[in-house]
Predicted 3D model of a 486-nucleotide part of an RNA (small-subunit ribosomal RNA, 3' major domain) from a metagenome. Its Rfam family is "Bacterial small subunit ribosomal RNA". Rfam links the family to the GO terms ribosome and structural constituent of ribosome. RNAcentral holds the full RNA, with entries from SILVA. The prediction has a mean pLDDT of 84.
Context: one part of a larger RNA
RNA sequence: UGACGGGGGCUCGCACAAGCGGUGGGGCAUGUUGCUUAAUUCGAAGCUACGCGAAGAACCUUACCAGGGCUUGACAUGCACGGAUUAGGCCCUCGAAAGGGGGUUCGACGCCGCAAGGUGGAACGUGCACAGGUGCUGCAUGGCUGUCGUCAGCUCGUGUCGUGAGAUGUUGGGUUAAGUCCCGUAACGAGCGAAACCCUUAUCCUUAGUUGCCAGCGCGUAAUGGCGGGGACUCUAGGGAGACUGCCCGGAUCAUAACUGGGAGGAAGGUGGGGAUGACGUCAAGUCAGCAUGGCCCUUACGCCCUGGGCUGCAAACGUGCCACAAUAGCCGGUACAAAGGGAACUGAAGCCGCGAGGUGGAAGAAAUCCCAAAAAGCCGGCUCCAGUUCGGAUUGGAGGCUGCAACUCGCCUCCAUGACAGCCGGAAUCGCUAGUAAUCGCGGAUCAGCAACGCCGCGGUGAAUAUGUUCCCGAGCCUUGUACA
Repeated sequence: UGACGGGGGCUCGCACAAGCGGUGGGGCAUGUUGCUUAAUUCGAAGCUACGCGAAGAACCUUACCAGGGCUUGACAUGCACGGAUUAGGCCCUCGAAAGGGGGUUCGACGCCGCAAGGUGGAACGUGCACAGGUGCUGCAUGGCUGUCGUCAGCUCGUGUCGUGAGAUGUUGGGUUAAGUCCCGUAACGAGCGAAACCCUUAUCCUUAGUUGCCAGCGCGUAAUGGCGGGGACUCUAGGGAGACUGCCCGGAUCAUAACUGGGAGGAAGGUGGGGAUGACGUCAAGUCAGCAUGGCCCUUACGCCCUGGGCUGCAAACGUGCCACAAUAGCCGGUACAAAGGGAACUGAAGCCGCGAGGUGGAAGAAAUCCCAAAAAGCCGGCUCCAGUUCGGAUUGGAGGCUGCAACUCGCCUCCAUGACAGCCGGAAUCGCUAGUAAUCGCGGAUCAGCAACGCCGCGGUGAAUAUGUUCCCGAGCCUUGUACA
């Protein structure tokens, strides 16, 4: 100087408390361990691994296993030689394919040439140099990432102090979300962080008016901005305004400081809400399987191709989720109101067929125009009457639909039947959340032929309770103290 303490002081954070909803019990989905296996490819490991890499494992992917094959190779560059109808196409043949064997007056290009032909490059073949490796080392590395933590810290120049390590500044008094600012001060300044600048959302103005809008005027319809038209309104998207403790009162104090309590006005008030943004560093944290890369290792194989299998195995254990256990509910009928997205090998309307999944159909749309599209919870009416039930849907049987070369291993969906003697709100324990949040309801997208999505990333609808406390648990910051630790 640090680190540590079941030392102290001050102070923060959904850290506790207060409150709401869960997990832990059941069924299923998914990840992991374990076991099994020819293989169940590999990595991730307290917080910070476990719906994680995987934003799509039937083949492919695929890295694993079995079997069948190839050896200058599936891919790159260079050299040498060969041959001129070789490459390629077609045919026959062995084969599961890959691959191998055989046949063929079918047979491309540049230059010279009337032509015959000559010659050359690519390609092909042979040979060589090399390719190739998801083989090892993340404790050799780059890059990127997680975490402490959006915590308020981490440093430097000069000066001063100290033999020196180092200190000071950065401590102190206040204050702040903040090393934020003020005051003091052997320090004076400065940098990286904080804040601001950026995006978005909330209000208004202005410009613009189609594909959006429809107040007034007119036309038209069973009805609809459907049409003429209009730019008012909504909206869209470009520009601007607006918030700054600016104003008022009180407090704070050496001060008329920083700041703080309240108020006015305002769409918004003291950082308005959200996002992007992550200092010096810590964990030899993670990744050699995204990529790159040193070293080591393999070279008729640890490389490459193919068929099939596996990654989906199942006594058991754990994590994360979904659906439930019902009446604030379930079922049936009727009826409203979103936002954000996607669409050309695509989205696909109306109509028709089918109980349905779906089929047919093809209007319209490269989309503020058309389509996906119905939003759902909600509201209105009806049934159920507390029961393992009109709760709950696992499981299984049957019949179908769709994608795809192909759904046996191993896809999704629909209908009929089955209806668990699962489940009656879950032990110890444990998680999230402070407001348009939790809870609850649906909608979209990426990946993608299809889909194991209940995942992930977004979008809006309805919309709470509680905290005016810091003793305790966890983490963190500053000062101080002890230390036989570095």